Two RNAs folded together computationally: RNase P RNA and transfer RNA, 421 nucleotides in total. Rfam match: Bacterial RNase P class A. Rfam's curators write: Ribonuclease P (RNase P) is a ubiquitous endoribonuclease, found in archaea, bacteria and eukarya as well as chloroplasts and mitochondria. Rfam links the family to the GO terms tRNA processing, ribonuclease P activity and dimeric ribonuclease P complex. The family's RNA type in Rfam is ribozyme.
RNA sequence: GAGGGCGGGCAGGCGGUCGCGGGAUUCCCGAGGAAAGUCCGGGCACCGCAGGGCAGGGUGGUGGCUAACGGCCACCGUCCGCAAGGAUAGGGAAAGUGCCACAGAGAACAGACCGCCCACCGGCCGCAAGGCCGAGGCAAGGGUGAAACGGAGGUGUAAGAGACCCCCGCGGGCGAUGGAGACAUCCCCGGCACGGCAAACCCCACCCGGUGAAAGGCCGCAUAGGGAGGAAGGGGCUGCCCGUCCCGCCAUACCUCCGGGUUGGCCGUUCGAGGCUGCGGGCAACCGCAGCCCCAGACAAAUGACCGCCCACGACAGGACCCGGCUUACCGCCCGCUCCUCGGG
RNA sequence: GGGGAUAUAGCUCAGUUGGGAGAGCGCGUGGAUCGCACCCACGAGGUCGGGGGUUCGAGUCCCCCUAUCUCCACCA
Numbered sequence: 001g002a003g004g005g006c007g008g009g010c011a012g013g014c015g016g017u018c019g020c021g022g023g024a025u026u027c028c029c030g031a032g033g034a035a036a037g038u039c040c041g042g043g044c045a046c047c048g049c050a051g052g053g054c055a056g057g058g059u060g061g062u063g064g065c066u067a068a069c070g071g072c073c074a075c076c077g078u079c080c081g082c083a084a085g086g087a088u089a090g091g092g093a094a095a096g097u098g099c100c101a102c103a104g105a106g107a108a109c110a111g112a113c114c115g116c117c118c119a120c121c122g123g124c125c126g127c128a129a130g131g132c133c134g135a136g137g138c139a140a141g142g143g144u145g146a147a148a149c150g151g152a153g154g155u156g157u158a159a160g161a162g163a164c165c166c167c168c169g170c171g172g173g174c175g176a177u178g179g180a181g182a183c184a185u186c187c188c189c190g191g192c193a194c195g196g197c198a199a200a201c202c203c204c205a206c207c208c209g210g211u212g213a214a215a216g217g218c219c220g221c222a223u224a225g226g227g228a229g230g231a232a233g234g235g236g237c238u239g240c241c242c243g244u245c246c247c248g249c250c251a252u253a254c255c256u257c258c259g260g261g262u263u264g265g266c267c268g269u270u271c272g273a274g275g276c277u278g279c280g281g282g283c284a285a286c287c288g289c290a291g292c293c294c295c296a297g298a299c300a301a302a303u304g305a306c307c308g309c310c311c312a313c314g315a316c317a318g319g320a321c322c323c324g325g326c327u328u329a330c331c332g333c334c335c336g337c338u339c340c341u342c343g344g345g
Numbered sequence: 346g347g348g349g350a351u352a353u354a355g356c357u358c359a360g361u362u363g364g365g366a367g368a369g370c371g372c373g374u375g376g377a378u379c380g381c382a383c384c385c386a387c388g389a390g391g392u393c394g395g396g397g398g399u400u401c402g403a404g405u406c407c408c409c410c411u412a413u414c415u416c417c418a419c420c421a
Base pairs, nucleotide, nucleotide: 001342002341003340004339005337006336007335008334009333010332012310013309014308015307016306017305018304020030021029022028023027032316036327037326039325040324041323042322043321044212045211046210047209051242052241053240054239056208057207058206059205060204061075062074063073064072065071076090077088078087079086080085091203092202096201097200098197099196100195113142114141115138116137117136121134122133123132124131125130150168151167153165154164155163170190171189172188173187175186176185177184178183216267217266218265219264226258227257228256229255230254233247234246235245236244237243260420261419262418274293275292276291277290278289279288280287281286346417347416348415349414350413351412352411355370356369357368358367364401372388373387374386375385376384394410395409396408397407398406
């Protein structure tokens, strides 16, 4: 200097004029990192006692953080990358069931298409060496396939073969050491045989009531406390069951349909698992302590326009109960690294 | 703000034990008829809304995105 990797920040500010919304009483405040999607987790509110079970759903290495999570951090294993680093729906296939199409001889304890061998046996030809055929032996080589029943080297054999040997791999060991742990390394024994798929059904471990601010609560206004049908059981607590509570049983609870009246105001509505700064602890996520601050609450739905200066202002784009995450959209700039690779001095 | 569905041929729709993409209507050609319709036979026509993942293989299983449709206030 170039290429790559990792981490963090910003998303406008100040002053003035006019125009808005919320508080106050002469002032203060007024969109986002995603406010988005509604994919998760909660707070809060309601569901009549409380509850139990089933169904259903979610997560899945170990440890930690957190109110919690399917999130985040660290570590382990596997894969990718020369590397810094990145990815990871990562328990169980011996609890059971199921699938592996087509191709191929054969797809789970299978198999002979092309082949290899003829040592033993039988037949034929031949003087003989030997050759051919049958029966037989082989699954090492080739081919098919995404995947072929351990891998490479060697011994051995007629030719081979975990038949045997060394290494790797695999299985077993209340083995040893290190580590909280997942695991790592070593040692011993071994039949030297035991595919893949669980984002297949499932098994194991742990977790989960339902509904959602159009939740829910209060007030006001108005009309037709109207009409018809069903009706002895019905309604609620969840989808179901148990259990339980409430109302009702012949002009009735409740259900359905037709019709009518309001479609107004207030609360919920912003003080929060809140923000900023400093110190301490921790590898980190994060936690603790101290100090300071109040930072949108609309509802036919508010923040816009102009001027000047600073200059990083470019894209995606604006709350509707509130937070913690994930995902998606989208650019522009800045800073850092005890990071990696290459080239030059 | 929050629920629920749908997306497959030009149109209306099937398709889940994951291995072939289909039916009807419409279109084209031929037959039949004096001619047309009906009818018969054959044929063409498909990024399975888009992207990623699992798997040997995905319309189908999982994750994300897009578009369209629909529902959610009270009173007696």